[in-house]
RNA sequence: GCGGCUGUAGUCUAGUGGUAGGACACGACCUUGCCAAGGUUGAAACCCGAGUUCGAAUCUCGGCAGCCGCA
Numbered sequence: 001g002c003g004g005c006u007g008u009a010g011u012c013u014a015g016u017g018g019u020a021g022g023a024c025a026c027g028a029c030c031u032u033g034c035c036a037a038g039g040u041u042g043a044a045a046c047c048c049g050a051g052u053u054c055g056a057a058u059c060u061c062g063g064c065a066g067c068c069g070c071a
Stems, first nucleotide, its partner, number of pairs: 001070007010024004018054001026042005047063005
């Protein structure tokens, strides 16, 4: 330099054009004499920009970052 893959809460991950979900972690409450475990509940995310579309995490283009391969 060229090509491919990936990018979603603090962490891991689901989602294939129409409400952003789950687990762990975190806060509050319940339970217990206390802790742990358990239960209820809450907050928290789509890498950035543009385009297509009534509507984009999802499709297209560009950028950035990481990983892999080729040179």